[in-house]
């Protein structure tokens, strides 16, 4: 340096027609159960504020297109592989 592939929670991983973000699994957390705890089950689980209700905010990072962007388009950054 020039081709490609990928960057979503605390972790891995979905959302491909551009229309509820985070399904589902793991882990954490709080119950059941058990003398006690593994092992099942239930429920919660992104940050931030707030006594709640609620707000605000969030897909690497700027920026464009769009009523609407994780999803298309530019720029950069980081990772992989490949050619040289």
């Nucleotide at each position: 340096g020039c081709c490609g592939g990928g960057g979503u929670g605390g972790c891995g991983a979905a959302a491909u027609u551009g229309g509820c973000a985070g399904a589902c699994g793991c882990g954490a957390c709080a119950g059941a159960c058990u003398u006690a705890a593994a092992a099942u089950c239930u429920g919660u689980u992104g940050g931030c504020c707030g006594c709640a209700a609620g707000g605000c905010u969030g897909u690497g990072u700027g920026g464009g297109u769009u009523c609407a962007a994780g999803u298309c388009c530019c720029g950069c950054c980081c990772u992989c592989g490949g050619c040289a």
About this RNA
A computed fold for an 84-nucleotide RNA from a Candidatus Collierbacteria bacterium, annotated as transfer RNA. The organism belongs to Candidatus Collieribacteriota, within Bacteria. It matches the Rfam family "tRNA". Rfam classes the family as a transfer RNA. Rfam links the family to the GO term triplet codon-amino acid adaptor activity. The coordinates come from a structure-prediction model, not an experiment, and the mean pLDDT is 80.